[in-house]
RNA sequence: AGAGUUUGAUCCUGGCUCAGGACGAACGCUGGCGGCGUGCCUAACACAUGCAAGUCGAACGAAGCAUAGUAAUAUGCUUAGUGGCGGACGGGGGAGUAACGCGUAACGCGUGAACAAUCUGCCCUAUACAAAGGAAUAGCCUCGGGAAACUGGGAUUAAAACCAUAUAACACUUUUAGGUCGCAUGACUUGGAAGUCAAAUUGAUUAAGAGGUAUAGGAUGAGUUCGCGUCUGAUUAGCUAGUUGGUGAGGUAAUGGCUCACCAAGGCGACGAUCAGUAGCCGGCCUGAGAGGGUGAACGGCCACACUGGAACUGAGACACGGUCCAGACUCCUACGGGAGGCAGCAGUGGGGAAUAUUGCACAAUGGGGGAAACCCUGACGCAGCAACGCCGCGUGGAGGAAGAAGGUCUUCGGAUUGUAAACUCCUGUCUUCUGGGACGAUAAUGACGGUACCAGAGGAGGAAGCCACGGCUAACUACGUGCCAGCAGCCGCGGUAAUACGUAGGUGGCGAGCGUUGUCCGGAAUUACUGGGCGUAAAGGGUGCGUAGGCGGCUGAUCAAGCCAGGGGUGAAAGGCUAUGGCUUAACCAUAGUUGGCAUUUGAAACUGUAUUACUUGAGUGCAGGAGAGGUAAGUGGAAUUCCUAGUGUAGCGGUGAAAUGCGUAGAUAUUAGGAGGAACACCAGUGGCGAAGGCGACUUACUGGACUGUAACUGACGCUGAGUCACGAAAGCGUGGGUAGCAAACAGGAUUAGAUACCCUGGUAGUCCACGCUGUAAACGAUGAGUGCUAGGUGUUGGGUAGCGAUAUUCAGUGCCGAAGUUAACACAAUAAGCACUCCGCCUGGGGAGUACGGUCGCAAGACUGAAACUCAAAGGAAUUGACGGGGACCCGCACAAGCAGCGGAGCAUGUGGUUUAAUUCGAAGCAACGCGAAGAACCUUACCAAGGUUUGACAUCCCCUUGACAGAUGCAGAGAUGUGUCCUCCCCUUCGGGGGCAAGGGAGACAGGUGGUGCAUGGUUGUCGUCAGCUCGUGUCGUGAGAUGUUGGGUUAAGUCCCGCAACGAGCGCAACCCUUGUCUUUAGUUGCCAUCAUUCAGUUGGGCACUCUAGAGGGACUGCCGGUGACAAACCGGAGGAAGGUGGGGAUGACGUCAAAUCAUCAUGCCCCUUAUGAUCUGGGCUACACACGUGCUACAAUGGUCGGUACAACGGGCAGCGAAAGAGUGAUCUGGAGCAAAUCCUAAAAAGCCGGUCCCAGUUCGGAUUGCAGGCUGAAACUCGCCUGCAUGAAGUUGGAGUUGCUAGUAAUCGCGGAUCAGCAUGCCGUGGUGAAUGCGUUCCCGGGUCUUGUACACACCGCCCGUCACACCAUGGAAGUUGGGGGGACCCGAAGCCAGUGAUCCAACCGUAAGGAGGAAGCUGUCGAAGGUAAAACCAAUGACUGGGGUGAAGUCGUAACAAGGUAACC
Repeated sequence: AGAGUUUGAUCCUGGCUCAGGACGAACGCUGGCGGCGUGCCUAACACAUGCAAGUCGAACGAAGCAUAGUAAUAUGCUUAGUGGCGGACGGGGGAGUAACGCGUAACGCGUGAACAAUCUGCCCUAUACAAAGGAAUAGCCUCGGGAAACUGGGAUUAAAACCAUAUAACACUUUUAGGUCGCAUGACUUGGAAGUCAAAUUGAUUAAGAGGUAUAGGAUGAGUUCGCGUCUGAUUAGCUAGUUGGUGAGGUAAUGGCUCACCAAGGCGACGAUCAGUAGCCGGCCUGAGAGGGUGAACGGCCACACUGGAACUGAGACACGGUCCAGACUCCUACGGGAGGCAGCAGUGGGGAAUAUUGCACAAUGGGGGAAACCCUGACGCAGCAACGCCGCGUGGAGGAAGAAGGUCUUCGGAUUGUAAACUCCUGUCUUCUGGGACGAUAAUGACGGUACCAGAGGAGGAAGCCACGGCUAACUACGUGCCAGCAGCCGCGGUAAUACGUAGGUGGCGAGCGUUGUCCGGAAUUACUGGGCGUAAAGGGUGCGUAGGCGGCUGAUCAAGCCAGGGGUGAAAGGCUAUGGCUUAACCAUAGUUGGCAUUUGAAACUGUAUUACUUGAGUGCAGGAGAGGUAAGUGGAAUUCCUAGUGUAGCGGUGAAAUGCGUAGAUAUUAGGAGGAACACCAGUGGCGAAGGCGACUUACUGGACUGUAACUGACGCUGAGUCACGAAAGCGUGGGUAGCAAACAGGAUUAGAUACCCUGGUAGUCCACGCUGUAAACGAUGAGUGCUAGGUGUUGGGUAGCGAUAUUCAGUGCCGAAGUUAACACAAUAAGCACUCCGCCUGGGGAGUACGGUCGCAAGACUGAAACUCAAAGGAAUUGACGGGGACCCGCACAAGCAGCGGAGCAUGUGGUUUAAUUCGAAGCAACGCGAAGAACCUUACCAAGGUUUGACAUCCCCUUGACAGAUGCAGAGAUGUGUCCUCCCCUUCGGGGGCAAGGGAGACAGGUGGUGCAUGGUUGUCGUCAGCUCGUGUCGUGAGAUGUUGGGUUAAGUCCCGCAACGAGCGCAACCCUUGUCUUUAGUUGCCAUCAUUCAGUUGGGCACUCUAGAGGGACUGCCGGUGACAAACCGGAGGAAGGUGGGGAUGACGUCAAAUCAUCAUGCCCCUUAUGAUCUGGGCUACACACGUGCUACAAUGGUCGGUACAACGGGCAGCGAAAGAGUGAUCUGGAGCAAAUCCUAAAAAGCCGGUCCCAGUUCGGAUUGCAGGCUGAAACUCGCCUGCAUGAAGUUGGAGUUGCUAGUAAUCGCGGAUCAGCAUGCCGUGGUGAAUGCGUUCCCGGGUCUUGUACACACCGCCCGUCACACCAUGGAAGUUGGGGGGACCCGAAGCCAGUGAUCCAACCGUAAGGAGGAAGCUGUCGAAGGUAAAACCAAUGACUGGGGUGAAGUCGUAACAAGGUAACC
């Protein structure tokens, strides 16, 4: 510090996710030791048991026990009581609390920031004092009550308990005369007078000491007040009656509405009151570069609480955790009358929970309480126990050791890896085990920890390693299993038979006594942006203006010092953090020192902002003078047109559409002429022209009226800009009331279209559109661009003014357009009318959907508007641009693509292939074009892969080993369907030391293995089809672009062609095109046999002689190149025409198929990975099947006839093939064919007859002398074998069919059509296929349309690419949510009733020791009673929150459901608001 994820790819926006750190954690697997820490986050739930606050006899009396004493008594110990001090500390948990609760803040004179408004036990300092008396009471004793807790009466008793009195001021109160000071109330101080208030003893008895009282001061602690800071919600906007203030009184330690009486009507709030929700606050802790964000365990400070609520008492201090009273809930005891209790102290229990420890030891240390002290108490604290909960440290051994052992795993079978790892050898002893010694903590005694830490000795490698991951992010890969299953997953995503992603194993990587997972927080996230973001199109500018608060503000001088800047001291507790040093063996841990941003204060400075002020004119405004304008409002006027009415002319149609129909019209329409009525809108002018803030404004005239602009420079003197809330304006539609209504026209009706058509089209037509008044307040209210000010190249139009000039024109101000520089931008684009550079103010945004929805509120007559969520769900949604593809987008071009023609197919019969069906099997593959006379250039057996039956298992085929035999082969017999089984005959080679060895072959045997036309063409190679013989496809360098990419390759011409030329930020190059190759057409030359024959001879015959001129053959060459001429063209390329030429613009034909597309075809040509079978899915044999047959389709053949059939005669080819072959002549047969066997391994012989054609005869338009299917009979050929199932011949039979619906195919010249001939395969079998020649046309205007293709351009929401994408209803399932008659629960406040304890007040007839009084009585006090306040409780109502609710609304998600096709292309009616 970044990374993954939207796309075919790119850039951007934007969300989601990951890598880091942390934890009081939990869970899973695993677990050796030690140190230091930490350990109920949930139920402030309930608690058994024990302990956690007592102590003092040197304050007091008594009782008991012990000792001494005869006893009185003394001494010691113990117990309860009176009394004192302490139980307000220490310890706990965080319920409540949004508050002066917490945090923060000056010392000094003289008070912490304030208290000028206070208290302070114990402690310290100082001064002074302690005189003299009295009356009780608990205990104890006794009599009672009670189950108990407890309690009543009587008698008696002490004190440092209680009460008078005395004394006393520098204390307090009242009053009075001065002084000093303060921001104010006032304070302090020096005097005078009057009044009031105190005490306690004990110890010792020689003391000391410990206490007591008053006052002042200190110290410590506490109380109160205030500035600033301190969570969320405005879908909480108003709150408040002791409320705000005053006067007086009361109360308190003290101020104060703290309380009361009276008076006034205030106080708080948009700078967020009130209400609701949540929460103890802080030092700190975690994270972060920081700013921030989160958090508030442990340690420390403060607060509040102690079963829940209320209350006071005592006291220095409490409204009191282990005190009291009352009420409530709960638990326990009970004799039922009544009582007792409060672990949020330490342990511990139950419960809750994912989850959190011992009913331990000790007061040895530190600290606390009491005591004079000894000492006692102390679950504070110190220790130990449990827990890997965290941090830190150590170990599980070290060195050597290659036969690279065995085993495992993988393997291309060679090896690789585990791996120096192990074994083995030599060592070491940290931890550990045993033995011995043995601390510091306490410098006298006293040690829980603890026989611990530590030290020494001894023993032995012995006792001590796991967890997670290994597709990318992210370090680390293979095998097997599984087969969209099981499963994984943080995101993207893996898994459908070769999974580096699931599970296991081996290996590897990471960390290591831990490792992973889950949860939470920060970070990354600049993803709330102060540091540090945005708003034209991604989310985001308010519809517009006026203007309030607020924010910001020109220039000049001087002032103050709030902001700002500098210095000083103060505070910022300790701990923590950081730095340094030191102590535990190290570290964690601990100690010491230094440092640490804030705040207030003080001193200074005065540039900037600000305060108050002075001057100015440039910002702003006023005046004066002009011209422009659909600016606004009102009244009036005008013509054209539509419609209607009246009348005339006139006759059969009009109207409307893609085509029609509805409609109108013989009752006279449409058309036309004249007159009239009425409403609405204003052609031309008219212009990216004008005006207005926006919405918007368009005939003419008048009236009233707003604003802008230009010029001038007289006036004011910053008067300005923006603008939350407010107010006003605000298209269309809509609403209300009343008018008006010509045209148009939602709804509606009819006619069409259509599968449907609640639409598009047509005919009608009502609201509405118009006017007046009122409401609504929204629009894609758009420049999708808030307002203002200043600055930053130009060019070119235009509107309104000014200036200069005779003018052309130039210049200036204000508008309005286009182009463009710098700059900006993700790009597109913007560019002085900014989206540039800056400043000021306002509004708004923070992933998509849910949703501008729900609820609540405000407004509205309603429609609805404004404000405006959440649950849930997805990993995207989106912007701009790029390359393709596509379009019922555009332009250009090409092609038998259409058109123009010719011949067909589709109808018939047959052949053949396919589907389907059938079957034991009908083997398999091919499937739009590009499967279907295709693989198959040839299924009777074989082929053959299929089926049935029979037999076989190292095998039909290959290699290796052992044994036996000498064969194997051949001939032959029997059984059998055959395979096979079983006999007979015959039967090896070489060397030799004769023992044997080698080779070969067969049989037998064991196992490695053979074998598979079994699966996967979606694991593959190779081969092939197709677009397409279409003209395209790319690269290097350069340039442009952030980039994908572009350029080149586009453009102007031209071509069959990315063919060539020109131009051009491109210049070149490659694969394609063309050419080179083959063939054909012409000529030359060479060569003439098997070919040829002009001349000479010869023959039936080029038969022979002869010849090689010609034909021909087959080698080598020539020839054609737009070369020449003319025209067009751009002086080009090229095109058009012509000449010559056998051939002319690629001469014809073939081979040749770019980058790629279709997961195209083929595992059954072959090869091949993996999987599967192994007495079978292998191999063998016989028979059958692939040839089936209701039917459907493709491709062909033959026909339907006279351009023909048939009979006779007669002519002319080319390519080929031939020895297990072609087969002549001759002969036989009606014929297939047979006999025959000449010749020929071929320019020699054979095949071989070419056929159509031509000549002649016949048929005469018929289902025929057309057509030949089908069937019968008789034959031929091949072959072991023609039944299933071959071909051919003859005779007989003589079906359908009379030119073929919708539709569809081929072909542009030696082509179509037509006619034969040959070949491959092959024993035989062709209407198929591949070749070959003969005869030989028609048409082509042309590119509008159909199909396919190419180039450019355009749109796109497509990229699996239109066979794309995608919307809504309905049906089903699930999820969350709104409404709902209601129901239930909760919290808070207010009202009323009741009114405990208690304080206060009143009363007090009853009661009472201290004082007075001889006594009566008094003073004073108390019980009791009453009253105010007052908790819990009760009643009623309203609001709020939550849960639930028959039914219901929409929403989301879900695999293939239904109906349509709304959107994306002109999406087929442009889309959208």